This is a predicted structure of a 111-nucleotide RNA (SAM riboswitch aptamer (S box leader)) from Thermanaerosceptrum fracticalcis. The source organism's lineage runs through Bacteria, Bacillati, Bacillota, Clostridia and Thermanaerosceptrum.
RNA sequence: CUCUUAUCCCGAGAGGUGGAGGGACUGGCCCGAUGAAACCCGGCAACCGUUUGGGCAUGCUCAAAUUGGUGCUAAUUCCUGCAGAAGUAAUCAACUUCUGAAAGAUAAGAG
Numbered sequence: 001c002u003c004u005u006a007u008c009c010c011g012a013g014a015g016g017u018g019g020a021g022g023g024a025c026u027g028g029c030c031c032g033a034u035g036a037a038a039c040c041c042g043g044c045a046a047c048c049g050u051u052u053g054g055g056c057a058u059g060c061u062c063a064a065a066u067u068g069g070u071g072c073u074a075a076u077u078c079c080u081g082c083a084g085a086a087g088u089a090a091u092c093a094a095c096u097u098c099u100g101a102a103a104g105a106u107a108a109g110a111g
Base pairs, nucleotide, nucleotide: 001111002110003109004108005107006106007105008104013041015040016039017038021031022030023029025081027079028078042073043072044071047069048068049066050065051064052063053062054061055060056059077103082100083099084098085097086096087095088094
C1' cells in the first nucleotide's frame, strides 16, 4: 500500500509543556490567544490479548475484570458529496425526511 470482516447518534480533564492552527478531502458550518496542532499526564472504551466465572453443539459463546497491544477523549464519521423513495412546492430548480452505497476512521486477519 491492497484485500477481507466488524464497528462508527454511547463514553472520556477548567491538568502540564507548547505556541497557530485545527475539524481526512469537496462545498458548508464550526473550534481556536478565555489559548490550535504536537508531546506528557489523567480519563474513556473493550477491537485483540490475558484472568476468573457460567453455558453448551468442546470449540465456540455470555458475563465480569484489565498490570498487556492498539484506539479514542468539541459538534452523529459536525453536516454534505452518489443512487433511490416519500413529502412541501411546482416550469426548471430548490428544500425536508428516510434507505442504501461511496469516501474516511479504528480494530483483527491475509497478501
Its mean pLDDT, the model's own confidence on a scale to 100, is 85. Of the family's consensus pairs, 97% are formed in the model.